Model confidence (mean pLDDT): 81 of 100. Predicted 3D model of RNase P RNA and transfer RNA as a complex of 435 nucleotides. It holds a member of the Rfam family "Bacterial RNase P class A".
[in-house]
RNA sequence: GGAGCCGGCCAGGCAACCGCGCCGCGGGAUACCGCGGUGAGGAAAGUCCGGGCUUCAAAGGGCAGGGUGCCAGGUAACGCCUGGGGGGCGCGAGCCCACGGAAAGUGCAACAGAAAGCAUACCGCCCGCUCUCACCGUCACAGGUUUGGGCAGGUAAGGGUGAAAUGGUGCGGUAAGAGCGCACCGCGCAGGUGGCAACACGCUGCGGCUAGGUAAACCCCACCCGAAGCAAGACCAAAUAGGAAGGCAAGAUCGUGGCCCGCGAUGCCUUCGGGUAGGUCGCUCGAGGCCGUCGGUGACGCCGGCCCCAGAUGAAUGAUUGCCCCCGACAGAACCCGGCUUAUCGGCCGGCUCCGCAC
RNA sequence: GGGGCCAUAGCUCAGCUGGUAGAGCGCUACAAUGGCAUUGUAGAGGCCGCCGGUUCGACUCCGGCUGGCUCCACCA
Numbered sequence: 001g002g003a004g005c006c007g008g009c010c011a012g013g014c015a016a017c018c019g020c021g022c023c024g025c026g027g028g029a030u031a032c033c034g035c036g037g038u039g040a041g042g043a044a045a046g047u048c049c050g051g052g053c054u055u056c057a058a059a060g061g062g063c064a065g066g067g068u069g070c071c072a073g074g075u076a077a078c079g080c081c082u083g084g085g086g087g088g089c090g091c092g093a094g095c096c097c098a099c100g101g102a103a104a105g106u107g108c109a110a111c112a113g114a115a116a117g118c119a120u121a122c123c124g125c126c127c128g129c130u131c132u133c134a135c136c137g138u139c140a141c142a143g144g145u146u147u148g149g150g151c152a153g154g155u156a157a158g159g160g161u162g163a164a165a166u167g168g169u170g171c172g173g174u175a176a177g178a179g180c181g182c183a184c185c186g187c188g189c190a191g192g193u194g195g196c197a198a199c200a201c202g203c204u205g206c207g208g209c210u211a212g213g214u215a216a217a218c219c220c221c222a223c224c225c226g227a228a229g230c231a232a233g234a235c236c237a238a239a240u241a242g243g244a245a246g247g248c249a250a251g252a253u254c255g256u257g258g259c260c261c262g263c264g265a266u267g268c269c270u271u272c273g274g275g276u277a278g279g280u281c282g283c284u285c286g287a288g289g290c291c292g293u294c295g296g297u298g299a300c301g302c303c304g305g306c307c308c309c310a311g312a313u314g315a316a317u318g319a320u321u322g323c324c325c326c327c328g329a330c331a332g333a334a335c336c337c338g339g340c341u342u343a344u345c346g347g348c349c350g351g352c353u354c355c356g357c358a359c
Numbered sequence: 360g361g362g363g364c365c366a367u368a369g370c371u372c373a374g375c376u377g378g379u380a381g382a383g384c385g386c387u388a389c390a391a392u393g394g395c396a397u398u399g400u401a402g403a404g405g406c407c408g409c410c411g412g413u414u415c416g417a418c419u420c421c422g423g424c425u426g427g428c429u430c431c432a433c434c435a
Base pairs, nucleotide, nucleotide: 001355002354003353004352005351006350007349008348009347010346012324013323014322015321016320018318020039021038022037023036024035025034026033027032041330045341046340048339049338050337051336052335053229054228055227056226060261061260062259063258065225066224067223068222069221070084071083072082073081074080085099086097087096088095089094100220101219105218106217107214108213122159123158124155125154126153128151129150130149131148134145135144136143167185168184169183170182171181172180186209187207188206189205190204191203192201193200194199233281234280235279236278243272244271245270246269247268248267252266253265254264255263274434275433276432288307289306290305291304292303294301295300325328360431361430362429363428364427365426366425369384370383371382372381378415386402387401388400389399390398408424409423410422411421412420
């Protein structure tokens, strides 16, 4: 100097002026006015997970259903995070992985292929019998070599099909072959050693190999999950026809979500019709933020100090002008919080890797 | 703000415990008619909304996006 990896942070700036929401103070009978303070995000988004909160019985039993899925830890909890194991990619820093079970069972595998999972053989190779072409040989047979076909077998080396074909290499062996035998590698089981564990290690023994794929197919195993959602829910006020139809009525109906039980309430439910579409609370101080000590590899935790940081309800956070620069992306709260995912012009800081050059 | 559902031919819809996607209407050509309609025969037309993953193989199974539809206030 170039190429890259990881982590953290920022998200045009300044000034003037006019506005808007909320809070506090003051004035005012009200409407409102004045002053001061404060006013979007890293994703406020998707609503994909988890929790708080609220109502249903603060929620209970069983079945069904759903979710998660290597191990250990963190956490309020999680499908998140951290560390480790295994597998894959990269020279490397590093990155990625829905990563339990297919020797419990069931199912599936189109087409091709002999055969798709427990057995089998299309071409080929080989032995036997038989028919046969050609040659050698003989006086003629016999005999030998050989071509092609048939029958009955052996075989799984080689070819061919497929996404996938019954361990691999070598030597021996054989009519030809084959874990048929042996050596090495691989695989499985049992033990041992190390580790909390996942797992690792030819440390030892056993098995010639029996055990193919698919569980984001049913399923099995382990663990977790009650339902609904702030339009939840609580209160005040106003108005009206407390009407019509249908259903069921005490082993009934509803709360209750798919079912049974249990519990609670009782005339209830559904549809149509009628009325009001006003206010208060929930609502923002919270598993909160920043800094520091200590413990921990880390996620994180304990303790101490400091800070208060939007709360609207037709819904504020905007507009104009001037100057500057590197010319400004994705986008905007609506009960709250922890994550994940998706969108995003660019810039800054720290740590690290590889390559080239110079000293 | 919070729930639920859908996307397949030009239109309306099927399909699927994963194995080369159909129906009706419409369109095109031909026949029948003097001509048109009806009718008959034949045919064209699909990346199954988009992007990934699982699998030998995805419209189907699993994630993530995009677009559309629909429901949810209180009182008696």